[in-house]
């Protein structure tokens, strides 16, 4: 950097589940399995299941170099660019700011089609002065002027750096760079290169509005089906129904059209059952394809499914840490955690111990 | 088990185009009173939960994390 493991191994009682036998139907025996690598946060994608849907647009959300992988992704792989490091390596929400609002607090002259504050200059123009062959020279003022080099302000000052040019200066000219524009060769492309022209217009910010391109219907297993007590409802038949221990009789009780009682029905509550664990699945391979991510082949193996919630105790040897007595014993502990329809990422938490690979 | 939503001074809360983080209320010291209250007047009190990141600048955008709450009334 990158990859694996996270206490070994035996016995004895318990607990939840499958399958089997036996059974008085309550159980009981036998077997065979029983937490992760994050199960966790619910941050992405997706299966599934219900629900809404003509078709298009709007609106909202998301994502955003190219290429590929993929059930799909905001994940992965490979590249390409930029920043970082001495290097191995790392990190990057990385489309657009010449489509249109907006924002740029202080400071500072000035903050977007800008500006002059400290400087610098006096070329023109004033204004003094002093010379003159009378045409104008020469000198000082810094009044109007030129300028945007140095300085200063800020996160940011309107292309850098050199050098020519100038009164001082300036892309004013020139040579690198950058930077726009056409086209060129070179890659699938993202982008590299080099070539011509432009004297520079084009600040930053889109994790602000927004523009462009592509994607997005909603909700969740408490999703959702299934069976079904009691009670209360319709509907039909109805003069009887029950209890008094099997039956007759007889007694009580509830009825007799304000309907006891049977029987049918919906809906559907408690309670049950599915959904539930066989999957985008595990493991393995001197197989194929690919640079890899992965995809395909074969072989093999079935690996918790609880429902208030099972997975735990005791014990013996070993291991590793830690503390004590003081040289081999005694005592304590085993990193983060801990299924709940299920998978693909991501992100967080993690003592320890092992493996590969690079720098310096 | 699934979905939501909160966190700013010691309390209870505000802070919109991103620009100096404020108010009540408790504290604290004056002032008024013969003294307490009550009433003015002043002053102190902030890691805006906590890391990171976008920007010149972050309570405010945006990522991860903790703590807390939704309990006849977020869903049976």
């Nucleotide at each position: 950097g990158g990859g694996g493991u996270g206490c070994g191994g035996g016995g004895c009682c318990g607990c939840g589940g499958g399958c089997c036998g036996c059974u008085c139907a309550g159980g009981c025996g036998g077997u065979c399995c029983g937490a992760g690598g994050a199960a966790a946060g619910u941050c992405c994608g997706g299966g599934c299941u219900c629900c809404a849907c003509a078709g298009g647009g709007c609106a909202c959300g998301g994502u955003g170099c190219c290429g590929g992988g993929u059930a799909a992704c905001u994940c992965c792989c490979g590249g390409g660019c930029g920043c970082u490091g001495c290097a191995a390596g790392g990190c990057g929400a990385c489309g657009g700011a010449a489509a249109g609002u907006g924002u740029c607090a202080c400071a500072g002259a000035g903050a977007a089609c800008a500006g002059a504050c400290c400087g610098c200059c006096g070329a023109u123009g004033g204004c003094g002065g002093c010379c003159u062959u009378a045409g104008g020279g020469c000198c000082g003022c810094a009044c109007a002027g030129g300028u945007a080099a140095g300085g200063g302000u800020g996160a940011a000052a309107c292309g850098g750096u050199g050098g020519g040019g100038u009164a001082a200066g300036a892309g004013c000219c020139c040579a690198c760079c950058g930077c726009g524009u056409g086209g060129c060769u070179g890659g699938a492309g993202a982008c590299a290169g080099g070539c011509a022209c432009g004297g520079c217009a084009c600040g930053a910010c889109a994790a602000a509005c927004c523009c462009c391109a592509c994607c997005g219907g909603g909700a969740g297993c408490a999703a959702g089906g299934c069976c079904a007590a009691a009670c209360a409802g319709g509907a039909g038949c109805g003069a009887g129904c029950g209890a008094c221990g099997g039956c007759c009789c007889g007694u009580c009780g509830c009825g007799u059209c304000u309907g006891a009682g049977c029987u049918c029905c919906g809906g559907g509550u408690a309670g049950g059952c599915c959904g539930c664990u066989u999957g985008a699945g595990g493991c393995g391979c001197a197989c194929a394809g690919g640079c890899a991510a992965c995809u395909g082949g074969c072989g093999u193996c079935c690996c918790a499914g609880a429902u208030a919630g099972a997975u735990g105790g005791c014990u013996c040897c070993g291991g590793c840490g830690g503390g004590c007595c003081c040289u081999g014993g005694c005592c304590c502990g085993c990193a983060c955690a801990g299924a709940a329809c299920c998978c693909g990422g991501c992100u967080u938490a993690c003592a320890g111990c092992c493996c590969c690979u690079c720098c310096g | 088990g699934g979905g939501c939503c909160g966190u700013u001074a010691g309390c209870u809360c505000a802070a919109u185009u991103g620009g100096c983080a404020g108010a009540g209320c408790a504290a604290g010291g004056g002032a008024c009173u013969c003294u307490u209250a009550a009433u003015c007047c002043c002053u102190a009190g902030g890691u805006u939960g906590g890391a990171g990141g976008u920007u010149c600048g972050a309570u405010u955008c945006c990522u991860c994390c903790a703590c807390g709450g939704c309990u006849c009334a977020c869903c049976a």
The prediction has a mean pLDDT of 82.
Two RNAs folded together computationally: RNase P RNA and transfer RNA, 436 nucleotides in total.
It holds a member of the Rfam family "Bacterial RNase P class A". The family's RNA type in Rfam is ribozyme.